[in-house]
c-di-GMP-I riboswitch aptamer from uncultured Acetatifactor sp., 70 nucleotides, folded computationally. The coordinates come from a structure-prediction model, not an experiment, and the mean pLDDT is 86.
This record gives sequence, structure tokens and C1' cells, in this order.
RNA sequence: GCAAAACAGGAGAAAUCCUGCGACGCAAAGCUAUAGGGUCUUCCGGGAAAAGGAUGAUAGCCAGUUGCCA
Repeated sequence: GCAAAACAGGAGAAAUCCUGCGACGCAAAGCUAUAGGGUCUUCCGGGAAAAGGAUGAUAGCCAGUUGCCA
């Protein structure tokens, strides 16, 4: 410096996100979602399950990239 969960209000079909409060944690908890992987939502697929495909989300899952003091 950032800000988890919970709670309050709002958006969304959902995952999830925004604001307030809050502080679990974090050298990168900065940035990047058409550089890659994973996970999650919805739809297609199919008797069903699965493979596969499409859409949205997640960077505080891995990752790419930039980087303070000592």
C1' cells in the first nucleotide's frame, strides 16, 4: 500500500461483480482473461451420463508481465 470472510444496499438467469462497513491474509493481493492451463455459470449435445462446442466469470488457482526498501 492492498483488502478475505461476514453484514447492509445494488446489478445479473447464474457463476460473479459494484458500493459501504470490516480485516483473513498478501512483494507484487499491481497489471494481463484472444499468450497458455485450471476451475465455476448458462446454453447446445445426448434417453441419460460423457466427450465435444459456444457464452459469461474467476488474476486472493497456476501462469505471463512490470516492480519498492534492505